[in-house]
RNA sequence: GCCCUUGUAGUUCAAUGGAUAGAAUAGGGGUUUCCUAAACCCUCGAUACAGGUUCGACUCCUGUCAAGGGCA
Repeated sequence: GCCCUUGUAGUUCAAUGGAUAGAAUAGGGGUUUCCUAAACCCUCGAUACAGGUUCGACUCCUGUCAAGGGCA
């Protein structure tokens, strides 16, 4: 230098172009307990960035950034 894959809550993962982006765990609050832990209930929190296509984009296209891999 070229090619491929990936990028979504703090973390691990879902989401076949149609919805209020969902779960587990972690965080906060509560019930319970003499206190902790456990259990149960409630709650907060995310689509790497910028464009484009579309009635509608996490999803498709282009570029940039980042991570990983391959070739030279």